[in-house]
Background:
Model confidence (mean pLDDT): 76 of 100. This is a predicted structure of a 101-nucleotide RNA (Purine riboswitch aptamer) from a Bacillota bacterium. The organism belongs to Bacillota, within Bacteria. Rfam family: Purine riboswitch aptamer. For this family Rfam cites "Adenine riboswitches and gene activation by disruption of a transcription terminator" (Mandal and Breaker, Nat Struct Mol Biol, 2004). Rfam's curators write: Riboswitches are metabolite binding domains within certain messenger RNAs that serve as precision sensors for their corresponding targets. Allosteric rearrangement of mRNA structure is mediated by ligand binding, and this results in modulation of gene expression. A class of riboswitches that selectively recognises guanine and becomes saturated at concentrations as low as 5 nM. In Bacillus subtilis, this mRNA motif is located on at least five separate transcriptional units that together encode 17 genes that are mostly involved in purine transport and purine nucleotide biosynthesis. It has also been shown that some members of this family are specific for adenine instead. The family is grouped with related families in Rfam's "Purine riboswitches". Of the family's consensus pairs, 100% are formed in the model.
RNA sequence: UGUUGAAUACUUGUUCUAGCUCGUAUAUCUCCGGUAAUGGGACCGGAGGUUUCUACCAGGUGACCGUUAAUCACCCGACUACGAGGCUUUUUAAAGUCGGG
Repeated sequence: UGUUGAAUACUUGUUCUAGCUCGUAUAUCUCCGGUAAUGGGACCGGAGGUUUCUACCAGGUGACCGUUAAUCACCCGACUACGAGGCUUUUUAAAGUCGGG
C1' cells in the first nucleotide's frame, strides 16, 4: 500500500473489522570434517535428531581464551508439517485465514 466485510459521510474519503489462538514434532539441538579470524571468536560441507515435509537461524547479554586453537552459558524471536479451536465467506458443505512494494 492493496484486499474482505460493516457503518458513516456521499464519490472516494473516514472509522471499525478480518487475515487468529493452542497442541504435537524439535531441544531453531547434537556430532564430525575442512577453511578462516585473534582489531577476533566466523564460514563451508556432511551426518544424526521428528511415526514428519521443511528448517536448523536472527538479535542481545555475560563468561572464557590472551596470540593460539578452542569456545561456553543465558535471554528473546520463528518457520515448516500435522491436529484442534476461533473468525470470515457463501452455494451449508466446503473454501479462506493473506498479496505486492